[in-house]
Context: one part of a larger RNA
RNA sequence: GGCGUAUGGGGGAUGCCUAGGCUCUCAGAGGCGAAGAAGGACGCGGUAAGCUGCGAAAAUCUGCGGGGAUCGGCACACACGAAAUGAUCCGCAGGUAUCCGAAUGGGGCAACCCAGUGCAGUGAAGCUGCAUUAUCCCGAGUAAUCGGGAGGCGAACCCGGGGAACUGAAACAUCUAAGUACCCGGAGGAGAAGAAAACAAAAGUGAUUGCGUUAGUAGUGGCGAGCGAACGCGCAUUAGCCCAAACCGAUGUUGUUACGGCAUCAUCGGGGUUGUAGGACUGCGACAUUUGUUUUACAGUGAAGUAGAAGUGUCUGGAAAGGCACACCAGAGGAAGUGACAGUCUUGUAUACGCAAGCUGUGAUAACAAUAGCAGUAUCCUGAGUAGCGCGGGGCACGAGGAACCCUGUGUGAAUUUGGCGGGACCAUCCGCUAAGGCUAAAUACUCCUGAGAGACCGAUAGUGAACCAGUACCGUGAGGGAAAGGUGAAAAGAACCCUGAAUAAGGGAGUGAAAGAGAACCUGAAACCAUACGCUUACAAGCGGUCGGAGUCACGCGUUUCGCGUGAUGACGGCGUGCCUUUUGCAUAAUGAGCCUACGAGUUACCGUUGCCAGCCAGGUUAAGGCAUUCAGUGCCGCAGCCGUAGCGAAAGCGAGUCUGAACAGGGCGCUAUAGUUGGUAGUGGUAGACGCGAAACCGUGUGAUCUACCCAUGGGCAGGCUGAAGCUUUGGUAACACAGAGUGGAGGGCCGAACCGGUUGACGUUGAAAAGUCUUCGGAUGACCUGUGGGUAGGGGUGAAAGGCCAAUCAAACUCGGAAAUAGCUCGUACUCCCCGAAAUGCAUUUAGGUGCAGCGUUGAUCUUAGUUUUAUAGAGGUAGAGCUACUGAUUGGAUGCGGGGGCUUCACCGCCUACCAAUUCCUGACAAACUCCGAAUGCUAUAAAAUGAUAAUCAGCAGUGAGGGCAUGGGUGCUAAGGUCCAUGUCCGAGAGGGAAAGAACCCAGACCAUCAGCUAAGGUCCCCAAAUGUAUGUUAAGUUGAAAAAACGCGGUUGGACUGCCCAGACAGCUAGGAUGUUGGCUUGGAAGCAGCCAUUCAUUUAAAGAGUGCGUAACAGCUCACUAGUCGAGCGGUCCGGCAUGGAUAAUAAUCGGGCAUAAACAUACUACCGAAGCUAUGGAUCACGUCAAUGACGUGCUGGUAGGGGAGCAUUGUAGUUGCGUUGAAGGAUCUUCGUGAGGGGAUCUGGAGCGGUUACAAAAGAAAAUGUAGGCAUAAGUAACGAUAAUGCGGGCGAGAAACCCGCACUCCGAAAGACCAAGGUUUCCUCAGCUAUGCUAAUCAGCUGAGGGUUAGUCGGGGCCUAACGCGAACCCGAAGGGGGUAGUGGAUGGACAACGGGUUAAUAUUCCCGUACCCGCUCCUGUUAAAAGUGACGGAGACGUAUAUUUGGUGCGUGCUGACGGAAUAGCACGUUGAACCACGCAUAAGCGUGGGAUAGUACACUAAGGCUUCGGCUGCGGUGAUAAUCCAGAGAAGCGUCUUCCAAGAAAAGCGAAGGAAGCGGCCCGUACCCUAAACCGACACAGGUGGUUGGGAUGAGAAUUCUAAGGAGCUC
Repeated sequence: GGCGUAUGGGGGAUGCCUAGGCUCUCAGAGGCGAAGAAGGACGCGGUAAGCUGCGAAAAUCUGCGGGGAUCGGCACACACGAAAUGAUCCGCAGGUAUCCGAAUGGGGCAACCCAGUGCAGUGAAGCUGCAUUAUCCCGAGUAAUCGGGAGGCGAACCCGGGGAACUGAAACAUCUAAGUACCCGGAGGAGAAGAAAACAAAAGUGAUUGCGUUAGUAGUGGCGAGCGAACGCGCAUUAGCCCAAACCGAUGUUGUUACGGCAUCAUCGGGGUUGUAGGACUGCGACAUUUGUUUUACAGUGAAGUAGAAGUGUCUGGAAAGGCACACCAGAGGAAGUGACAGUCUUGUAUACGCAAGCUGUGAUAACAAUAGCAGUAUCCUGAGUAGCGCGGGGCACGAGGAACCCUGUGUGAAUUUGGCGGGACCAUCCGCUAAGGCUAAAUACUCCUGAGAGACCGAUAGUGAACCAGUACCGUGAGGGAAAGGUGAAAAGAACCCUGAAUAAGGGAGUGAAAGAGAACCUGAAACCAUACGCUUACAAGCGGUCGGAGUCACGCGUUUCGCGUGAUGACGGCGUGCCUUUUGCAUAAUGAGCCUACGAGUUACCGUUGCCAGCCAGGUUAAGGCAUUCAGUGCCGCAGCCGUAGCGAAAGCGAGUCUGAACAGGGCGCUAUAGUUGGUAGUGGUAGACGCGAAACCGUGUGAUCUACCCAUGGGCAGGCUGAAGCUUUGGUAACACAGAGUGGAGGGCCGAACCGGUUGACGUUGAAAAGUCUUCGGAUGACCUGUGGGUAGGGGUGAAAGGCCAAUCAAACUCGGAAAUAGCUCGUACUCCCCGAAAUGCAUUUAGGUGCAGCGUUGAUCUUAGUUUUAUAGAGGUAGAGCUACUGAUUGGAUGCGGGGGCUUCACCGCCUACCAAUUCCUGACAAACUCCGAAUGCUAUAAAAUGAUAAUCAGCAGUGAGGGCAUGGGUGCUAAGGUCCAUGUCCGAGAGGGAAAGAACCCAGACCAUCAGCUAAGGUCCCCAAAUGUAUGUUAAGUUGAAAAAACGCGGUUGGACUGCCCAGACAGCUAGGAUGUUGGCUUGGAAGCAGCCAUUCAUUUAAAGAGUGCGUAACAGCUCACUAGUCGAGCGGUCCGGCAUGGAUAAUAAUCGGGCAUAAACAUACUACCGAAGCUAUGGAUCACGUCAAUGACGUGCUGGUAGGGGAGCAUUGUAGUUGCGUUGAAGGAUCUUCGUGAGGGGAUCUGGAGCGGUUACAAAAGAAAAUGUAGGCAUAAGUAACGAUAAUGCGGGCGAGAAACCCGCACUCCGAAAGACCAAGGUUUCCUCAGCUAUGCUAAUCAGCUGAGGGUUAGUCGGGGCCUAACGCGAACCCGAAGGGGGUAGUGGAUGGACAACGGGUUAAUAUUCCCGUACCCGCUCCUGUUAAAAGUGACGGAGACGUAUAUUUGGUGCGUGCUGACGGAAUAGCACGUUGAACCACGCAUAAGCGUGGGAUAGUACACUAAGGCUUCGGCUGCGGUGAUAAUCCAGAGAAGCGUCUUCCAAGAAAAGCGAAGGAAGCGGCCCGUACCCUAAACCGACACAGGUGGUUGGGAUGAGAAUUCUAAGGAGCUC
C1' cells in the first nucleotide's frame, strides 16, 4: 500500500412533516384620485436597529355596538404602568394624517430651496403660524371674475389609430406568420354591436350578441403552402325608442311699410318620427292605458357575535386519542388541535338566535315625467357635396377576378314618394327594404382584489423568482438582471455548579428530559471523501484489476475439545481475459463524452383522422349546445338541431338496381346481384400545435446608454529652462532715384534642444500578471491642427470619424436591454427497468439531389386464401457467353515465296527497254489477334411439363417500421500500371448484427451457428518435446542450410547432396594415386633487341624415334633454363566418366532503438509419403431443467416433435415508483427511512432477522401518471486531485534595548541605520459617506502572527452676516405661456424660466479640543438693512467688457550673505574671554496721513496684544536614560546693510485668425440702537478611504513646493515633514 471488519469525522441525500405555492369552483366586488391617489421619504416606543402599525393628536384619538379578563404587536428581557367605573381585543362610523409624488404659488439634482396676497403673534426690519395663489376644457359674464369638470395610478377583458420580423412555402418575390407581437388614444364593470335602404327565394323570417351545428362544406389560393365562410336549423337572453323637417307660436335682429302689418335671420317652446309608407293639414272623437323616479310601511338579507348533544374504567407507555371492556349522542361521524390514531377533551360543526348603516323585494299614497285613436288626401315635409360614378387603396373567407356589398384619398355629382336602395357583373320581371341624425338592458369576455370551498396538483434542487424580513442580498452608468437560505423538544425543562484551558473558544463531568448518539453548526442522517484500531496480505515482481481454481494464516461454530467438519476474512500461486458510451464498413484504440458522489434531467397533452382490440345497440347507431332535478366540478332524465350508415352512376340536368357514353335494345366503364354499421373506451400511428430534450449565428419591435470614447458648443486652467534670430526699424556705404550691401536694433516661427504634460518607437520582462494592455529601458511632440477641468449637444442602419471599418461604457461589418420566442436547425449530442418471439438494409428509380426525402425492395404483426413456394431427377425449349476459329465475314497481323504497281538508277532525243540488298498489291506457304469479329460453340443460369421430397416457407389485404454511408474474401469483368487494404459492376459467402475452436496476437481466412446447468462422452479445423491438452508414434526417404523458421523473393550462379533417364570407358585392367618416361628434326618459319612449345603472326601444326610424347595445357625466364600437363608404361584391382530431367539445400539477400520460428529450443521436435492412436469447440451425444410453436389426449395439466446468436426494427408478457377508489390489514409491545446479514424468483425484483429510527405504512383488485439515468464539454450541491505544491503584489532595509500581554520579527517607547523630499511633504475641488476621536475586543476581514487596525462593539465629534453655495446675474444648453407642425404618443419655439466652468460681493491675528475652527473664545475690524434727523428730480451716457505673443518697468511672498544684538554652551592639562560655536533676531486685517498711473510702498496707530526662544520650576510619569510642565523671569534682541527674486500690477510693441453675456456700479451726510436667514464644514484626497471585483506597481483637475549644485520644477545630496512599502 491492498482487501475485510469495527468505530468515528465530513456531508446533507432519503423518509416523515408543512407555515408556502399551483389550478379551479361558487358568491362578492369590479375601481382609487385635486376632499390630494397608487407608491414612497422622514419620523412616532421607557430602552427600539429591522418588520408591522401609525402620523407632530404619530404601535394611536373619539362615539356607538360586541365581549368579559387579562393587557402594553412580531419579541420569550428589565423597568414602569393600564384594567369589573369593563381594559386589551373585534365590528361600524368619525378625527388626525409631516414631506415628496398628477403635485397644482415659482423653482428644482423627488422627499429640498425661494416667494406673492390676506389675517395674526407684533411692533420698523427680520422671523413664525393659518389661509390662498398651476394649466386646460365647458358654462355664465362686455370684462374683471365666478361655478363645474379634467389631469395621475391600476392585472386581464373591450373598441379604435398605427403596425413588424423570424418562420412556412423544404430556395424565394405574390402568399403565410398576422392584423399576431409591440407602441399609442379611449371607455366600462363590462365593452362593442343593435331596432332592417336586413335576409331569403316563389316558402318564409323579423334588432343585436353568444353557444352548438351547417363544415373543413361552398369558395379562395405562385389553385402552391395555406386561408376558409354564409343561409338555414337547435339553444341562451330578450325591449324597444328619441330627434331633424313640414305646421303653430314666443322673443330678439334686420329690411320694408299704405305704420295696421309683412318678410328675413337667430334662439326657444309646442307638434312629429314612418314602408300595409308615415306625418303636417282638414274633419271627428277622447282624457284612457302602461311605465319610471322620489317618499313611506312591511318583509328578507346583512358586522362584530350568542346558545349548541354525548365517556368512563383498565393495560402498555414519558404522555392515550391506541388495545380491552361496557356505555352514550347524532338536524352534530365536515375539519383542526390536544404529549401516539378522539363523534362523546378543546375550538368548532348541524341547527337555532341576534343585528347598525346599507342592499333587495312587495305594497300603498302623493308629486313629477313619459306614453295612444278614426276618416279624408289637393298641397307641404320625410337627413346633399350625400347616394352614385371615374381613378388609387383598404375591409369583406373572397389575393382584380365575371366581383356584387362596405369604407374613403382624389375628381365628378343626382332624384324627392309617380322617389330611392338591395337581392354577388349587368338587364328585365318579381320580391324585400326606406340610406345619407341619435340612444338602448340581458344573454357574452376578463379577475389586480374579498369571502367560502375543492383537487387521483407540489412537498423545500419540487411548488411562485420568493414557505425564511425576496424582487431582498448582489451585478450593471442605465434600461434591466437576480439568488441561496425550512424542521431541538410534548414542554426551554435551552444545561445551576465543578474541572482542563489565556479565554465569553472548545471539551470533560454534573443536572434536565422518554431520548442529549434531540445541545442550539440541534428530527432522520445515505454516498463521495478523510481518519483510527484490529485480521490476512504485499519489498525479484508485470498490466482493463475481474473470473475460475487454490496453498497458507486468522476468526466463529459444530463435533468423540486428538484426527476433523462447516461458515466467514485474506489470497501466495496458476488458467482465461485489451473498460463503458457514442459514432462507424470497421474502435482496447492513439476517434467522442464522463474527476467522484447525491438530487434533478428528454415521445407529453389537446383536437381531428386512420387501423386493431374491448363494450353497447343494430338497418340502424348517436346526441351537441342547452334545459330540469339533485346528495351540486359528480350523477340522472330531457334535448334528434346535426352527423355516419342504409344506392349507385353521371361534369351536370338527371335517372335509379341501374346509370354514363352513344344513333343504338350494341359494346364498354363504374355499380347491383353477395348488405353492417354506429357510438364510446383503449392501444398503435399520422396531421395541426414548441410536439422527445438541450444547442445557434441571425431577423424584427419598444426602450436604455456620449460618467468610456469620437466630434462639436460654452466657460476656465496649463506649458521649468535654454538656443536660433524672420519681417520691420535705425544707421553707414551705395544708386539719377530705387535696388543692393554692412553694422545695430528687433523678437517672428504649426522654428530648435529639453522637464512638467500629452503620446507609445525599440528591446526585455510579464502572459493562472502587481495590471482583463502594465513595468523597466529607449524613443516622438512639447506656443500649438497643443494638452486639460467643469457644464452641455449628437443614438443604433443611427451618431461621430485628419478614414483604421476606427469609436459609441473591458461589447461594434451594425451597441445594450427586454419582448416576438420554446424563431428555425434536412446538423451534432443525449434519450433512463426486465424477460420472451421474429428479425433487416446499406439496392433500383427520382429528386437545386447526393450524409436529406418519396415510391419500390428487404423486416415484423394481424387477417384472408388456396396449392402456390423451394429442392432433386427426367424431358422439351430459347440463347451466342467461356472456349475456339478466321482461305467464314469485319478489322488487325509474323516470316517466307511470287512481284501487279510505284520509287530510284542506267539507257544519245523520243519510243522500246535494262537493273535494283527500295516500297509493295493479289495469290500461295507459315505463324498468330479481337469488348463493340463469328463458319462454330459449351458448362451454369432461365422457362415449361412430369414425378418425388419438403410442409406454410408463397400470394393478397391491413397496422407499424428501419434501411437507402457498407466492408472483406473467392470467382467473372471494367478502370488503373492484369498497382493499391484503390475504384466501379456481377455471382457467392462472411462481417455488419455472430459468440466458440484454430491461424502466436487479427471484423470478415479455416472449422463451427452460443436456451440454461454438469469436475460426462465423441469429433471438426488444427494439433500431440516443454511452455500447452494429446505420439519424444510406426514405416520409408530427403535436408546439414538452424534450411525449416523474418511478411515475401527473382533473373542468374553452384564438382552441396540425392533420385531418375540416356550415353561413354572398364579384369584384354578403366578412373584416381604412386614410380618412370614425356624425346628428335628444332631455337619450325616469320617477326623481333631477343621470341628457343608458351608476346604476336603463319600453317597440309609436318616428319622421325617410340610403350608414349602437342612444332605444345599451364607456371616461369630479358631470352634460355627450370617445374608441369596432354600422352605412355609399370604398380594397384572394380568400377570410372559425360549429358539431360527432378527433390531438398546454397549464393544472389541492404534501413534506420534489440533480437526472435509465438518462445524455449529442435538434426528431428524440419521436409516428403503412408498408416495407427490420441487431444481438440458453446459442433454432436448424455443427464436434468426452462421458454416458445405445433400436434395428440381422460386438457389449470400430461406426452410427443421441433425451435430458442442477434444491431436497426416489429410483436408479446411482466417488475418497480407516486397518487386515487373499493376491500382487507399492520403500527409507541415501535411505521417509513437508514445499516448489515440471510433467503426466494429466469429477470426487473420480493420476503425475513438484528441494530438505528421515532410516526406513520402496507397487501389485493382496478384506475391515473411530473413513472425507472452512467454518459447530453448536461444542471445544482458536496467532496477529491494536482499539493502541503505555486504564491504571499515593486530589491527604499532593517537591527537592538525596553513595555503591555497567555502569546511579540511586525503593536507602543527609545536609540541607531535606511528611503522620499516638484514628494513618498502640505492644502483644496470631485468622488467617497463616518473611514475622524476615545474606550473595550480579536471569531471573521488584513494574502502570515497580531496585544495592532481604515476590522468588531459602544460612546463622542462637524458651531460662520464676512469661507463655498442659495436668497443676485447671465453662457452653451434645457424647459417652455403664445404660435407653428405632426396618424396618436409627440416635434419645434417667442416672452419668460432654469443653468457656472464665468461676472458681482464685507475678517484678520492669537489662543483653545481626544476629535472643529477665517465658524468657538480673546482682541481688533468691516458690510448690509431698519428706526431717527438733515439733504436730495427722474433718467441716461458711460462703465462692467475681455485675443495671442513679446519687451520694459515696478513690486512682494520667499531666500542668501554680512554686521550688530539676545540667550545658551565651550574640551585631558594650563590660560583667556574684547574669542569660538549653535539657535534666535517675529508681529495680521484694518484705520489715518503721505507718495504713486496702478498694484502697492513709506510713516504712525493696531502693538503694554501675543508668539518664538532661553532660564527657573510646584506637581505628575519613568524603563532611572529621561519625558512632561502649573507658575515665574529675561519688563528679551535689528524694525540694520547688501544681493537674488516668481506671482501680481502698470506701460508699451507687434501679429491676424480680430478675440462672451447679463446683473451690478453709475456713489448725500450724520448719531446711537436693533437685526443679519438656509445648506456645506468630521476624515481621506497621486490615495489602503475616489475610479479600477482586492488594503491592486494602473488612472485622477487645481494651489504650494526651502537649501547646496546648476540655465532649470533636469540631475545628485539634503531641511521641514513623511516613511521603511503587512510575512
Predicted 3D model of a 1623-nucleotide part of an RNA (large-subunit ribosomal RNA, half A) from Aestuariivivens sediminicola. Lineage of the source: Bacteria > Pseudomonadati > Flavobacteriales > Flavobacteriaceae > Aestuariivivens. It was read from a public genome assembly.